[in-house]
Context: one part of a larger RNA
Molecule: small-subunit ribosomal RNA, 5' domain
Organism: uncultured bacterium
RNA sequence: GGAUGAACGCUGGCGGCGUGCCUCAAACAUGCAAGUCGAGCGAGGCUAUGAAUUACCGCAAGGUAAGGCAUAGCCUAGCGGCGAACGGGUGAGUAACACGUGGGUAACCUACCUGGAAGACAGGGAUAACGAUUCGAAAGGGUCGCUAAUACCUGAUAAUAUCCAUCUGCCGGAUGGCGGAGGGAAGAAAGGGGAAACCCGCUUUCAGAUGGGCCCGCGUCCCAUCAGCUAGUUGGUAAGGUAAAGGCUUACCAAGGCGACGACGGGUAGCCGGUCUGAGAGGAUGUACGGCCACACUGGGACUGAGAUACGGCCCAGACUCCUACGGGAGGCAGCAGUUGGGAAUCUUAGGCAAUGGACGAAAGUCUGACCUAGCGACGCCGCGUGAGGGAAGAAGGCCUUCGGGUUGUAAACCUCUGUCAUGGGGGAAGAAGGAAGUGACGGUACCCCAAGAGGAAGCCCCUGCUAACUACGUGCCAGCAGCCGCGGUAAUACGUAGGGGGCUAGCGUUAUCC
Numbered sequence: 001g002g003a004u005g006a007a008c009g010c011u012g013g014c015g016g017c018g019u020g021c022c023u024c025a026a027a028c029a030u031g032c033a034a035g036u037c038g039a040g041c042g043a044g045g046c047u048a049u050g051a052a053u054u055a056c057c058g059c060a061a062g063g064u065a066a067g068g069c070a071u072a073g074c075c076u077a078g079c080g081g082c083g084a085a086c087g088g089g090u091g092a093g094u095a096a097c098a099c100g101u102g103g104g105u106a107a108c109c110u111a112c113c114u115g116g117a118a119g120a121c122a123g124g125g126a127u128a129a130c131g132a133u134u135c136g137a138a139a140g141g142g143u144c145g146c147u148a149a150u151a152c153c154u155g156a157u158a159a160u161a162u163c164c165a166u167c168u169g170c171c172g173g174a175u176g177g178c179g180g181a182g183g184g185a186a187g188a189a190a191g192g193g194g195a196a197a198c199c200c201g202c203u204u205u206c207a208g209a210u211g212g213g214c215c216c217g218c219g220u221c222c223c224a225u226c227a228g229c230u231a232g233u234u235g236g237u238a239a240g241g242u243a244a245a246g247g248c249u250u251a252c253c254a255a256g257g258c259g260a261c262g263a264c265g266g267g268u269a270g271c272c273g274g275u276c277u278g279a280g281a282g283g284a285u286g287u288a289c290g291g292c293c294a295c296a297c298u299g300g301g302a303c304u305g306a307g308a309u310a311c312g313g314c315c316c317a318g319a320c321u322c323c324u325a326c327g328g329g330a331g332g333c334a335g336c337a338g339u340u341g342g343g344a345a346u347c348u349u350a351g352g353c354a355a356u357g358g359a360c361g362a363a364a365g366u367c368u369g370a371c372c373u374a375g376c377g378a379c380g381c382c383g384c385g386u387g388a389g390g391g392a393a394g395a396a397g398g399c400c401u402u403c404g405g406g407u408u409g410u411a412a413a414c415c416u417c418u419g420u421c422a423u424g425g426g427g428g429a430a431g432a433a434g435g436a437a438g439u440g441a442c443g444g445u446a447c448c449c450c451a452a453g454a455g456g457a458a459g460c461c462c463c464u465g466c467u468a469a470c471u472a473c474g475u476g477c478c479a480g481c482a483g484c485c486g487c488g489g490u491a492a493u494a495c496g497u498a499g500g501g502g503g504c505u506a507g508c509g510u511u512a513u514c515c
Base pairs, nucleotide, nucleotide: 001515002514003513004512006511007510008509009508010507013384014383015382016381017380018379019377020376021342026340027339028338030337031336032335035082036081037080040079041078043076044075045074046073047072048071049070050069053066054065055064056063057062089295090294091293099219100218101217102216103215104214105213108212109211113208114207115206116205117204118203119202121155122154123153124152130145131144132143133142134141135140162185163184164183166181167180168179169178170177171176191200192199193198221267222266223265228258229257230256233255234254235253236252237251238250239249240248270292271291272290273289274285275284276283277282297318298317299316300315301314320331321330322329323328348374350373351372352371356370357368358367359366360365387417388416389415390414397408398407399406400405421456423451424450425449426448427447431442459504460503461502462501463500465484466483470499471498472497473496474495480487481486
């Protein structure tokens, strides 16, 4: 000098774009953050319409009511499907194939999506909801009975998929891989909408796409005042397990394996694209944004599923908090706001799904604290303003003075203008896309026009040298200053104040840290 997720002191007009718990991975009141589909299913309810029935009123026309029926529309607790494994947060742990980079998988998986091939035949038994009853303070259950399905089960059919042998071609770096032929075995399915056409689904399979799993080479902090470490340890055989290679697991056998090219141990730490600095090499760093990883009160475990060992799922144990009728229950903000605590220190319990994106749905649409916006903070960067031109009797006042004057100083006053920002009034967007129409949180915002008046808008640090900028007074090794050298003990340009000057400017200084 540059830089910062900064803080502190003094000061503070406006706008744009960013950015904002670095500390206690501390504890959390309250609200919201993941639902959706009635075009899978039964059931229940509401509304409208219609034709009848019954009862009542009426002489009649007709009216009122009730329970059913039909049609249409709407709602949804439950069963069922898809989603909830994404999106969002945090950086505790991790020195590791975690990450980066380059490869391998002849050892693998992939819901939804795309393309191709083929198919969906015949049956069955349940169960929630519901009803009855019952236990419990509650949370929540028990028993009996009834019912549906794209829920569940059985049988049939089926190959280029799977398995078993037989014959056979081609290929590879190895285990081996890719085919061809005929034979055998075990295996699938679901319907819904529509007047129909057809559409949406279902089953098996081949391929693609996307996303992942696993393995390997190389790279990745400090301490040797850590020198030896290791028993599933190292290898083999067999078996099990997995989507899949493998001590991944188990049994048996062998005695190996790693290490000064730093094993093992200890400390510290999420890694990277990047960021800061630097001429570069390098050094430092990993906030925001993007990629990967890990975690979700602490520890452990599996279930479901294409996918989790699952932040707003389950089970067990623990700590903590809450409710209780004392028998027993409930909870997890490192989601968005917000609270308490900690701290030098870090924001609103806001608006909207209008846009972008996501889940579900045939769609209309619903949900979305992702996101888009607004709010707060000079926290940062950038832009603008606080007026412009003229104006010497160089006014007054202040300060200094050798008392002549000098300086503040064109500065002010005064004259002539301008109208940015702010203020008031008028107009008023783009962002909105599909054939048309409709659809904007931001927002009456940006922007445009008009009006009035210099009016509402300047501070902070420094002035011995380094280092741009000097005098007076006060003080008298005191009070104080100070980044370093050092100033102050009676003329202090170094302390305090004033005048003057220098620097930067809505900021200026200080502190901390990095280069």